[in-house]
Molecule: small-subunit ribosomal RNA
Organism: uncultured prokaryote
RNA sequence: CCCUUAUGGUUUGAUCCUGGCUCAGGAUGAACGCUAGCGGCAGGCUUAAUACAUGCAAGUCGAGGGGUAACAGGGAAGCUUGCUUCCGCUGACGACCGGCGCACGGGUGCGUAACACGUAUGCAACCUACCUUUAACUGGGGAAUAGCCCCGAGAAAUCGGGAUUAAUACCCCAUAACAUUCAUCUUUCGCAUGUCUGAUGAAUUAAAACUCCGGUGGUUAAAGAUGGGCAUGCGCGACAUUAGUUAGUUGGUGAGGUAACGGCUCACCAAGACAGCGAUGUCUAGGGGUUCUGAGAGGAAUAUCCCCCACACUGGUACUGAGACACGGACCAGACUCCUACGGGAGGCAGCAGUGAGGAAUAUUGGUCAAUGGACGCAAGUCUGAACCAGCCAUGCCGCGUGAAGGAUGACUGCCCUAUGGGUUGUAAACUUCUUUUGUAUGGGAAGAAACCCUGUUACGUGUAACAGGCUGACGGUACCAUAAGAAUAAGCACCGGCUAACUCCGUGCCAGCAGCCGCGGUAAUACGGAGGGUGCAAGCGUUAUCCGGAUUUAUUGGGUUUAAAGGGUGCGUAGGCGGAUUUGUAAGUCAGUGGUGAAAUCCCGAGGCUCAACCUCGGAACUGCCAUUGAAACUACAAGUCUAGAGUACAGAUGAGGUAGGCGGAAUGUAACAUGUAGCGGUGAAAUGCUUAGAUAUGUUACAGAACACCGAUUGCGAAGGCAGCUUACUAGACUGUAACUGACGCUAAGGCACGAAAGCGUGGGGAGCGAACAGGAUUAGAUACCCUGGUAGUCCACGCAGUAAACGAUGAUAACUCGAUGUUGGCGAUACACAGUCAGCGUCCAAGCGAAAGUGAUAAGUUAUCCACCUGGGGAGUACGAUCGCAAGUUUGAAACUCAAAGGAAUUGACGGGGGCCCGCACAAGCGGAGGAGCAUGUGGUUUAAUUCGAUGAUACGCGAGGAACCUUACCUGGGCUUAAAUGUAGAGUGCAUGAGUGGGAAACCAUUCUUUUCUUCGGAACUCUUUACAAGGUGCUGCAUGGUUGUCGUCAGCUCGUGCCGUGAGGUGUCGGGUUAAGUCCCAUAACGAGCGCAACCCCUAUCAUUAGUUGCCAUCAGGUCAAGCUGGGGACUCUAAUGAAACUGCCGCCGCAAGGCGUGAGGAAGGUGGGGAUGACGUCAAAUCAGCACGGCCCUUAUGUCCAGGGCUACACACGUGCUACAAUGGUCGAUACAAAGGGCAGCUACCUGGUGACAGGAUGCUAAUCUCUAAAGUCGAUCUCAGUUCGGAUCGAAGUCUGCAACUCGACUUCGUGAAGUUGGAUUCGCUAGUAAUCGUAUAUCAGCAAUGAUACGGUGAAUACGUUCCCGGGCCUUGUACACACCGCCCGUCAAACCAUGGAAGUUGGGGGUGCUUGAAGUACGUUACCGUAAGGAGCGUCCUAGGGUAAAACCGGUGACUGGGGUUAAGUCGUAACAAGGUAGCCG
Repeated sequence: CCCUUAUGGUUUGAUCCUGGCUCAGGAUGAACGCUAGCGGCAGGCUUAAUACAUGCAAGUCGAGGGGUAACAGGGAAGCUUGCUUCCGCUGACGACCGGCGCACGGGUGCGUAACACGUAUGCAACCUACCUUUAACUGGGGAAUAGCCCCGAGAAAUCGGGAUUAAUACCCCAUAACAUUCAUCUUUCGCAUGUCUGAUGAAUUAAAACUCCGGUGGUUAAAGAUGGGCAUGCGCGACAUUAGUUAGUUGGUGAGGUAACGGCUCACCAAGACAGCGAUGUCUAGGGGUUCUGAGAGGAAUAUCCCCCACACUGGUACUGAGACACGGACCAGACUCCUACGGGAGGCAGCAGUGAGGAAUAUUGGUCAAUGGACGCAAGUCUGAACCAGCCAUGCCGCGUGAAGGAUGACUGCCCUAUGGGUUGUAAACUUCUUUUGUAUGGGAAGAAACCCUGUUACGUGUAACAGGCUGACGGUACCAUAAGAAUAAGCACCGGCUAACUCCGUGCCAGCAGCCGCGGUAAUACGGAGGGUGCAAGCGUUAUCCGGAUUUAUUGGGUUUAAAGGGUGCGUAGGCGGAUUUGUAAGUCAGUGGUGAAAUCCCGAGGCUCAACCUCGGAACUGCCAUUGAAACUACAAGUCUAGAGUACAGAUGAGGUAGGCGGAAUGUAACAUGUAGCGGUGAAAUGCUUAGAUAUGUUACAGAACACCGAUUGCGAAGGCAGCUUACUAGACUGUAACUGACGCUAAGGCACGAAAGCGUGGGGAGCGAACAGGAUUAGAUACCCUGGUAGUCCACGCAGUAAACGAUGAUAACUCGAUGUUGGCGAUACACAGUCAGCGUCCAAGCGAAAGUGAUAAGUUAUCCACCUGGGGAGUACGAUCGCAAGUUUGAAACUCAAAGGAAUUGACGGGGGCCCGCACAAGCGGAGGAGCAUGUGGUUUAAUUCGAUGAUACGCGAGGAACCUUACCUGGGCUUAAAUGUAGAGUGCAUGAGUGGGAAACCAUUCUUUUCUUCGGAACUCUUUACAAGGUGCUGCAUGGUUGUCGUCAGCUCGUGCCGUGAGGUGUCGGGUUAAGUCCCAUAACGAGCGCAACCCCUAUCAUUAGUUGCCAUCAGGUCAAGCUGGGGACUCUAAUGAAACUGCCGCCGCAAGGCGUGAGGAAGGUGGGGAUGACGUCAAAUCAGCACGGCCCUUAUGUCCAGGGCUACACACGUGCUACAAUGGUCGAUACAAAGGGCAGCUACCUGGUGACAGGAUGCUAAUCUCUAAAGUCGAUCUCAGUUCGGAUCGAAGUCUGCAACUCGACUUCGUGAAGUUGGAUUCGCUAGUAAUCGUAUAUCAGCAAUGAUACGGUGAAUACGUUCCCGGGCCUUGUACACACCGCCCGUCAAACCAUGGAAGUUGGGGGUGCUUGAAGUACGUUACCGUAAGGAGCGUCCUAGGGUAAAACCGGUGACUGGGGUUAAGUCGUAACAAGGUAGCCG
């Protein structure tokens, strides 16, 4: 330079943040499930370093030797003529002696936290067989031994004895130095111990032969190469709940030992050595190259391949050798297995195969030495489970295929739908044409091979080199090639709610099940199971496990600590870290250049080879590291010097509740004494306990006691923090200001450490007035172990000592520097100063930029920087357990885990709520009037009953509600009896002429059976109509109002609810809509980052109050006329009333006062009406899953000889009781009787009915008018008289009896009304509660709907008569606006805490019990090295035997540590509907919280 960095889901009603959990990616020696065509290249016991049957894995050399057991050849002999015997003669060769090898190659990862490994150095402190180079030598002699032979012991393994024998086996002698040792002299080099060169002298030490005569081999010495040994710097796990460890330990001197240095070992001497930069201990672990991941830094891993280490059944030991303390060697001990004749013996797959076991899990008891490599050999060659190949396994990576093109009646099936049809599967199939990879068949057919060796030639010369030819292939008749036929032989797995690509139907119904997180499932599940369809990947696909990533969630890159987790309670100070200005030097850090190294493989780049790729090969780069060296000198460091701005000292001034000790003071309180004085005091929401006639409380005087210091006093001051307050004295500390005299970086921070440290508490001794835990009593309460009251002990106070914690807070560590302004204040300075601006040090408030999640902070930073310390890493468990430390104790400090949850949390937002606040409104309260609650009755509901008492409505917002009218019907309920295309309608086909009416029988009827009767029109073809029958369409007041439409109630006729644009805020959101006024009103005005708009309010509509105009019948009648007993009765009239259409009128318009305005006020004017004139209709966004599937409609589910339908009877009217709504009353403002007056609005032909007659009456019999301003139904209270006279009455009328009337098919269950008789309760209604503010309440009657009639006292309308009261908003209820708190958001009917009871889970303690590893003491002690050694062997060298030291292992003892288990026990966690209370969240009803 290039390349390179991704986020989502989940806390909330919503938001931003903090923070955890979780997903998408990549990877694996993997495993499991489903599936599976081929090939290439790789890989394949991660667990039991568990135990191993069987075979193989290290031999070779006859050119070292004695030899001849087997084989072959040759020779000889014998004879049975193809056999036997003999001969080492030849090829060869068993066993033996000897040489070399066996220390390589191959396996495993137990141990090891170590110079084991990695990297870089050193060895002047070392070794190295075989190989290479150089130099010298290779002479003479001797004694044995295995084998062979003989004998013996033993089951065997094996061993013993005798005789004889060879060598490149062994020994002796000679020769010898550049080898070794010593001595002397000399030289070089090195930081040092030391070392090098040369010379001289002395001493010591060697060998092996074979031969084809070329040589090969041997010995000594030097050098090289290779391989090793040792030492050192740096790097390389966890735990401090492991803090002290160490006696050969650390060092020295000397000796021994080793290839070599060294306490490596020993003797003596000294007392050191290591450790907070983590010793020692415990646990875990082979290390690296590399591999995976990651943008990188890092993190994790250490399979395959390579390097190093360690190990070879467990432990110890040495021998041999160049090399071992030795995987396929030895000895001993131990465990285990096997053989045995019981006396003894044998063994070690962590080599290759293979077996058992373990486990989720990992292969063939294969072929070949053809190649590569190794051992031996001169060589041929032999050996080689190293290696090369093959076999098994989708274990991984890579490649290929399962066909290609065309083909739409978009075929059939399947699936879905809005279903006469459409969509999808889908160009998919069928069908046509084409190709042949792969597979099958047949045929051909490699490379890997070139050497060694043999033959020949050439050059030097009996050998070497070169060349030519020949010999050699496990894999393998494999790869590869050609030909043939033929789409022929070949697709699955997971998923489809979001994250995350992909949707519908059916089944199921909080079941069965799913789930990585959030979460799905309780009858319409895209989330469960199946199907169709789709998506993704593909010979694989999913799941599980593990690692990295995402996670900046341990933050070096790259985080934080006011409130989210997190600043130590405060200071002093040690180590450590960091540190002012300037000069010179050095060069450790730093920077640059160079050199060495960083093995190979791997990674990257470029090429090349397998048809490509994976894979392999070559070249380059890289390996960011370490070491050395040369240079630079800015910065840091170091050394030396200088300076004064940091820091300190001195002098002067001034300051304060700074501290310690002493003295003094007054007020108050209590107590005591005395005095005055008399009946209560005290206390509370109200009381009581308590005190008091033995004289209290109160008042006065005096005395005493202890504690605290009113006013000043403050947003003040001082102190490191805790903290400090009457006055005064003594002692003492500090900051501040000024001067700039002195020192000259002396500084900052601070782990451990030390000191201080409120209150409560503890110890000892005092003191004790008031207050006051515990305690007692009184209250309150359901309870009250509390809040309130009366008492009251510890304590509070003092001295001394301990304790060491607090919400020890500014929830903000210390120090230094820098960075707008405004204002107040404390102590100084400046100055003559009560002015004034400045300056230093503090204490506060507001604010800019900046910062911050926001709240906020803002020179006293939470801004911008620097240094140091402390602390944090999800919630709970838990500041708990265990351990340790401190403490007299209480307890403090340090401080986990299992388990469990997907959140916990911060700030802010919108709501809702508050026994929070402010403002305002409403018959909300108050002021009034009348009721309800008591009685009887009516009616509805609950409950009960019943065969059924059909169903619904249930706080307000159900209960005279649906129902505006249940005797049958209605009717949905019950009992019983019938019908099954059905009760109705339509279409189509067929048949019929019925239907209907009348009758008979059965029956409760429906219905069944039966008798008679029997159509219309006609062009005679038929048509209409009816019935029967068939088919298609039924029916359901059955369920779900929580699937719905529509409609309705309520908050509420309350004044609110929103939008567009703009602005503010990261955002939810805010603003507008808030504020000041005003209004009935978000009504209007003013102000204003808002400006406008919409739905609501108001108005527009209707009725009513006044007038006008028009119209004048059925209404009206003033004037005129007629007429009647009377009467708008008649002519006439439109004036009036009225009717019903159109207009007018009211707007705070005018006046006065107040006010900026909006607007308000006025006994204002005027007016019929005055401030919305009165009333109605009209109901914003929304709330209550409010009500209704039984008004209607409708999705889904359910019934179909019944849950449908018809009929009769019964029931909905029951009746111990409870509640709601009403009526009638309880009487004199009244009852009864008589007389008499005045409405409005409605209704009327199956009707209202005048009038007449009859009846006491309900009513009946006649009769007329009216389809209605014409006729008709129509008032009562009132008024005028009479009577009753306060009583259960001449009140009240229930109940009951008798007799009737009317309606109706029918009044028994179960109608209304009438008359006569009967004459109950009731004398004004407890707690509580309802309505109403004017034509209202109260009171009086009238009409209508429904309806045959009526249970109507109900409902809806109408008019008549016609009040009282409102001071006012403290309180109750509801509502509106603003504000405040909140842990609520299903929104206070919220949330939520603890004990107890139940189940489950993990865990602590525990008398004990059991196991493990390690250390220590004592004891015993194999093999073996070393040492010692008179008796035995040997001529000798030497050996045997014996002994000493050490040690593996064993035994034993006490203690420590770590686990398992344990009756019982402690707390913790979790678990839809358990118990008791209600602690917290609002002032949570006693503010809460910390110790």